[in-house]
RNA sequence: AAAGAAGAUAAAAUGUCUGCCCAACUCUUUUUGAGUUGGAAGGAAAGUCCGGACACCACAGGACAGGAUACUUUUUAAUGGAAAGUUUCGGCGACGGAAAGAUAGCUCCACAGAAACAGACUUCCUCUUUGAGGUAAAGAUGAAAAGGUGGUGUAAGAGACCACCAGGUUACGAUGUGAAUCGUAAUGCUAGGAAAGCCUUAUCCGGUGCAAUGCCAAAUAGGAAAGCACGAGUUGGUCCGACUCUAUUGCUUUCGGGUAGGCAGCUAAAAUUGGUCUUUUUUAGAGUUCUUUUGAACGCAGCAAUGCCCAGUUUAGAGAGAUAGACAUUGUUUUGCUUUUUAGGCAAUUCACAGAAUCCGGCUUAAUAUCUUCUUUGACA
Numbered sequence: 001a002a003a004g005a006a007g008a009u010a011a012a013a014u015g016u017c018u019g020c021c022c023a024a025c026u027c028u029u030u031u032u033g034a035g036u037u038g039g040a041a042g043g044a045a046a047g048u049c050c051g052g053a054c055a056c057c058a059c060a061g062g063a064c065a066g067g068a069u070a071c072u073u074u075u076u077a078a079u080g081g082a083a084a085g086u087u088u089c090g091g092c093g094a095c096g097g098a099a100a101g102a103u104a105g106c107u108c109c110a111c112a113g114a115a116a117c118a119g120a121c122u123u124c125c126u127c128u129u130u131g132a133g134g135u136a137a138a139g140a141u142g143a144a145a146a147g148g149u150g151g152u153g154u155a156a157g158a159g160a161c162c163a164c165c166a167g168g169u170u171a172c173g174a175u176g177u178g179a180a181u182c183g184u185a186a187u188g189c190u191a192g193g194a195a196a197g198c199c200u201u202a203u204c205c206g207g208u209g210c211a212a213u214g215c216c217a218a219a220u221a222g223g224a225a226a227g228c229a230c231g232a233g234u235u236g237g238u239c240c241g242a243c244u245c246u247a248u249u250g251c252u253u254u255c256g257g258g259u260a261g262g263c264a265g266c267u268a269a270a271a272u273u274g275g276u277c278u279u280u281u282u283u284a285g286a287g288u289u290c291u292u293u294u295g296a297a298c299g300c301a302g303c304a305a306u307g308c309c310c311a312g313u314u315u316a317g318a319g320a321g322a323u324a325g326a327c328a329u330u331g332u333u334u335u336g337c338u339u340u341u342u343a344g345g346c347a348a349u350u351c352a353c354a355g356a357a358u359c360c361g362g363c364u365u366a367a368u369a370u371c372u373u374c375u376u377u378g379a380c381a
Base pairs, nucleotide, nucleotide: 001377002376003375004374005373006372007371008370009369010368012330013329014328015327016326017325018324021039022038023037024036025035026034027033042353046364047363049362050361051360052359053358054209055208056207057206060244061243064241066205067204068203069202070201071085072084073083074082075081086099087098088097089096090095100200101199105198106197107194108193109192121139122138124134125133126132127131147165148164149163150162151161152160166190167189168187169186170185171184172183173182174181175180213264214263215262216261223255224254225253226252227251228250235247236246237245269314271313272312273311274310275309276286277285278284287298288297289296290295299308300307301306331351334348335347336346337345338344
């Protein structure tokens, strides 16, 4: 200098004027208005993909059906999240991806090839020779063809047998919380891939959602008709579906009428900030929090995520939906001019993605600028 990998920070700032919403206080009042102080849209508020808090219903049954998860340990309210690790795959590497089962059963592996859960086309060997038998070592096809190398043996061959090697299985030992790894011995056991194929195994799973739910006020027509049913069915038992159980004299359809107002839920939370750096490490300096001041504190466990402890802070609550607009200065980006050509000055330009709606923790996506650490390559010293 170039090309990559992993992570982090920020998202303009200040002042003036005007406008709107909330809270507290004061005054006033036709129960509404005025004043002062303080506050007011994000890192993703987006997507609605997961997990919960909270509210209500049921707390009928079951290995029904259905759905989710799937290596190990730690963590969390919980998760498909986070931290660390094991095995395996990709990459020169920093790093990134995957994870129950193929001996419960079924299914698929095109084309080529003789044959793809098993086989003989060519070659080789034998005989009673225009056919029959033996063989799977050599050849060919293919992503994949009876484990590899060397020998014995044979009519020719073959783990048929032997030596060594690779893999599998079994037993024992060592290390580790564990997934697992390493080692020794025995054993001729020796085709594989796909379960984001059907499936099997193990564990777990009630549902709906702030348009939840609760309170107050008001109004109407306790309306009319038709059909079914009258203890068997219907309907209900908070996703859809089935079975059982249980409650129940109503249920279904059509026409027609009233209401759609106000208050709460609504923001103090599984919230958030800090618990530090250097050093001569007995000490000193810097920094942060608390205190009127002198002064006090700056911790423990853990590899880590995180947990405990200590000291602080309170920073939206709208309701067709507030959190804004203008001006000035400063800052950031880019370009030009100028200068003492390093610093600086002037002018123009630029400032991304984007807007809370019950709330919180994750994941995914959008997009501007900068920084940190690491890997590879090249050059120079």